The RNA shown here (transfer RNA) has 78 nucleotides and comes from an Acidimicrobiales bacterium. It was read from a public genome assembly. The organism belongs to Acidimicrobiales, within Bacteria. The prediction has a mean pLDDT of 81. It matches the Rfam family "tRNA". By type it is a transfer RNA.

Order: sequence, then structure tokens, then C1' cells
RNA sequence: GUGGCCGUAGCUCAGCCCGGUUAGAGCGCCGCGUUGUGGUCGCGGAAGUCGGGGGUUCAAAUCCCCUCGGUCACCCCA
Repeated sequence: GUGGCCGUAGCUCAGCCCGGUUAGAGCGCCGCGUUGUGGUCGCGGAAGUCGGGGGUUCAAAUCCCCUCGGUCACCCCA
């Protein structure tokens, strides 16, 4: 350089193919209950520019373009 894949909550990920509910799950975190305390269990809660920008659309995490970071393969040089 060429091509592919990944980027969504603190962490690990689903959702993307085929646009449409208020953007979700597990773990973690906070509060309450339970317990002598902790853990377990139950209930509730906080936490998100969906990597960034632009475009299409009534409507974009989802489609298109550009771009950033990570990763893999290949090509070139040595």
C1' cells in the first nucleotide's frame, strides 16, 4: 500500500444482514430488604456523542461516502 474483521453502559457482548417501541443483556457499581457481619438471594436505581464527520430518508446503531483507532491476511523493499 491492498483487502477483510472489530469499535454500542465501567468490563464482556447482543442488536446491524432486512431502517421504525423509550437503545438492551450479563457481570460490576449504588440503595433497600433478608443476615449478628459478609456472601448468597430478592427488589429497585444510576450509568450510552452506538469511534468521529457528512449524506440519503418522514425516520439511521442499522443504508451510502470519508475518516480515526485496533486486529488479521496479502503485496512491495530489505